[in-house]
Context: one part of a larger RNA
């Protein structure tokens, strides 16, 4: 000198863009953050209309609308947070899988026949303070289970051809065995099953790279390899039985300490050094530890079970909970924001759709935390006015064109008026083309931010300057006070009676809505 997720002191006019718990992965009150589908299913509170019975205000039926709850499907593995752990195939980079999986999407081919038994819910009864649970009767499905059909699927067995990378791969063809489905409706749409591809996303393996300490030198028994099996989507001591005795290490094993990694960021002429906050990619975690279930995908932040610590409820028998989601609270700390608005856009989930949900997201609020921009006026004006300060003091210098005064302008602030873009889709209506559900055209519908940005007008210099420094380094000097005191100080050092170094004043210098100090990095 540059830089910062900064803090502190003094000061402060505005706007744009960004950033904002670095400490206690401490504990959390309250609200919200993942639902959706009635075009899968049964039932139905309630309301309206119509009809029947009649005990005349009750009950039953049909139609329409339709809440909460339930079965079922898809989603909840995304999105959002944090950096505890991890020195590791975790990450980066480059490869491989003749050792693998992939819901939704997409292409092609084929199919969607016929049955059964239950169970939520509802009703009745019971236990319990509650959470919740039990029994009986009864009911549906795209829930569940058989049957049929079935090959290009899987398995078994042997064959031919071609290829490769050792196990073997591809193609052809014979035989046997096994496995499927589901319907709904507004009637042309949405689905369902099987197989083969594509796309996307993942899994696994390997080369190289990726901290400090040798004042850590030996480490290892599923350890290293083989054979056989189990398990997995898949290879593999991943696991198991048996066999062998191996495997790693000064090219640093093992141990200890520290740490998420990268793209990048800061600095530097570069080489390097330091850092990994915001944004993007990957990883790990979700009160602590462990376990699996479901599922295409989890060993699952707002799922389950067990154990533990903590908090809460209790009728003492037993139960409930997990903000490292968004706000917010307490605590810690030098220190870090609102218990805001909207789904209008973008994106996501569900749905044929309308739409619903979305603290993702988009916006607004707070903070000079940073960067950038603008303003606090401009021109003229010498009696070089007054005050202040200084001096060699009847005088001069400086403050200083500074002020007064004259003319001008109105950014910004204030007031008044106008006023966007972000929106085009979906959908609805009409039409056109091909020809039977697509494409296109026209019109209509939709804005949280917002009466915001922006534009125009009015009046008036009106609404707006501070901080640090002035001995040398280092730009900027005098007077007064103090008297090794009070104090200053980054280093040298200054102060003991003429202090340009302390305190004040005048003046000056440097930056400027900031200026200094502290901390850290180069």
């Nucleotide at each position: 000198g540059g830089a910062u997720g900064a803090a502190c002191g003094c000061u402060a006019g505005c706007g744009g863009c960004a950033g904002g718990c670095c400490u206690a992965a401490u504990a959390c009150a309250u609200g919200c953050a993942a639902g959706u589908c009635g075009a899968a299913c049964g039932a139905u509170a309630u309301c309206a209309a119509g009809g029947g019975g009649c005990u005349u205000g009750c009950u039953c039926c049909u139609u329409g609308a339709g809440a909460a709850a339930g079965u079922g499907g898809c989603g909840c593995a995304c999105g959002g947070g944090u950096g505890c752990g991890u020195a590791a195939c975790g990450c980066g980079u480059a490869u491989g899988c003749a050792a693998c999986c992939u819901a939704c999407c997409u292409u092609c081919a084929u199919c969607u026949g016929g049955g059964g038994g239950a169970u939520a819910g509802c009703c009745c009864g019971g236990a319990g303070a509650a959470a919740u649970c039990c029994g009986g009767a009864u009911u549906a499905a795209u829930a569940c289970c058989g049957c049929a059909u079935a090959a290009a699927a899987u398995c078994a067995c042997a064959g031919u051809a071609c290829g490769g990378c050792a196990u073997u791969g591809u193609a052809c063809a014979a035989u046997g065995a096994u496995c499927a489905a589901a319907c709904a409706u507004u009637c042309a749409u949405g689905g369902g099953a099987u197989g083969a591809g594509g796309a996307u996303g993942g899994g696994c393996a390997u080369g190289c790279g990726u901290g400090u300490c040798a004042u850590u030198a030996g480490c290892u028994a599923g350890u290293u390899g083989g054979c056989g099996g189990g398990g997995u989507a898949a290879c593999g001591g991943c696991c198991c039985a048996c066999c062998a005795a191996g495997g790693c290490g000064a090219c640093g094993a093992u141990g200890a300490c520290u740490a998420g990694g990268g793209g990048a960021u800061c600095u530097g002429a570069g080489a390097g050094g330091a850092u990994g906050g915001c944004c993007c990619c990957c990883c790990a975690c979700a009160c602590u530890g462990g376990u699996a279930c479901u599922g295409a995908g989890a060993c699952a932040c707002g799922g389950a079970c067990c154990a533990g610590a903590c908090u809460c409820c209790u009728a003492c028998g037993g139960g409930a909970g997990g903000c490292a989601g968004c706000a917010g609270u307490a605590a810690g700390g030098a220190a870090u924001a609102u218990u805001g608005g909207u789904c209008a856009a973008u994106g996501g989930a569900g749905g044929c759709a309308a739409c619903u949900c979305u603290g993702a997201a988009c916006c607004a609020g707070c903070c000079a935390u940073g960067c950038c921009g603008c303003g606090u006026g401009c021109a003229g004006g010498a009696a070089g006015a007054c005050u202040g300060c200084c001096c060699u003091a009847u005088g001069g210098g400086u403050u200083g064109u500074a002020a007064a005064c004259u003319g001008c302008u109105u950014u910004u602030a204030u007031c008044c008026g106008g006023g966007a873009a972000u929106a085009a889709a979906c959908c609805u209506a009409u039409c056109u083309a091909c020809g039977u559900g697509u494409a296109g055209a026209u019109a209509g519908c939709u804005g949280a931010a917002u009466g915001u940005a922006c534009c125009g007008g009015a009046a008036g210099a009106a609404u707006a300057a501070g901080g640090a420094u002035c001995g040398g380094c280092u730009a900027a000097c005098u007077c007064c006070g103090u008297g090794c005191c009070a104090g200053c100080a980054g280093c040298c050092g200054c102060g003991g009676u003429a202090a340009u170094a302390c305190g004040g004043a005048g003046g000056a210098u440097c930056c400027a809505a900031g200026c200094g100090u502290u901390a850290u990095c180069c």